Context: one part of a larger RNA
């Protein structure tokens, strides 16, 4: 823009995409077959592999300033306690959440058709014989569905409810943000738990400082499972979600 007024919600599937795989083991059966060694088709069951799509309870991973510990050097304020800086974490020990695998789920299954190579039935031409000439059957991981997804710009542009017609239909902008996201979008929003605080907990550090007791000191021990905490649960309008704008106007020139 367009689909012939504007919207909103939800459908239908022309078409397009994707997957449909291998393996082994047991029954069937030591049968069928064969002198014997040997060993079936079929059909059902079970296990796993690779792929593939999602998750993050556990099990690992990461988790760049969440908590400790230490070194060297600078500040404040002299101890004592802090903080800045050490190759964009000084090192080192953990580690919540997201995020992810080595981790967990889950998936392939069934259906119809129509056929290839191949196998047939009936049978002429060619008194025979031929799966074929006329007629008709069977058959594959494959093709067409079936399964799962996108989808009406499918211009052939569908289909159903509804809503609304000077403003409270809708929708944008902006604002507070994240389940979402390169950016556009989307999705939640005063008829409000979105964001941030706060407050109680999860969880991570791992026992803060001050103080008291001990020891000649370095140091220990209690107060004390302390103090610190990014994301995480729950609650709770304390603070911020302010304002603003278009816009069909009853519809085929």
């Nucleotide at each position: 823009c367009g689909u012939u007024a504007g919207a909103g919600u939800g459908u239908u599937g022309a078409g397009g995409g994707g997957a449909c795989c291998c393996u082994u083991a047991a029954a069937u059966a030591g049968u069928a077959c064969g002198a014997g060694a040997g060993g079936a088709u079929u059909u059902u069951u079970a296990a796993g592999g690779u792929c593939g799509u999602g998750c993050c309870u556990a099990u690992g991973g990461u988790g760049u300033a969440u908590c400790a510990g230490u070194u060297c050097u600078c500040u404040c304020u002299c101890c004592a306690g802090a903080g800045g800086g050490a190759a964009a974490c000084g090192c080192u020990g953990a580690g919540u959440a997201g995020c992810u695998a080595c981790g967990c789920a889950c998936g392939g299954u069934u259906u119809a058709g129509a056929u290839a190579a191949c196998c047939g039935c009936u049978g002429a031409a060619a008194g025979c014989a031929u799966c074929u000439a006329a007629g008709u059957g069977g058959g594959a991981a494959g093709c067409u569905u079936u399964c799962c997804u996108c989808a009406a710009g499918a211009u052939g542009a569908g289909c159903a409810c509804u809503c609304u017609c000077c403003a409270u239909a809708u929708g944008c902008c902006a604002c507070a943000g994240c389940u979402a996201g390169a950016c556009a979008a989307g999705c939640u929003g005063a008829c409000g738990a979105u964001a941030g605080g706060u407050a109680u907990c999860a969880g991570g550090u791992g026992a803060a400082a001050g103080g008291u007791c001990u020891g000649u000191a370095a140091g220990g021990a209690u107060u004390u499972g302390a103090g610190c905490c990014g994301a995480g649960a729950u609650a709770u309008a304390c603070u911020a979600a302010a304002g603003g704008c278009c816009a069909a106007u009853c519809g085929a020139u």
Molecule: large-subunit ribosomal RNA, domain VI
Organism: Euastropsis richteri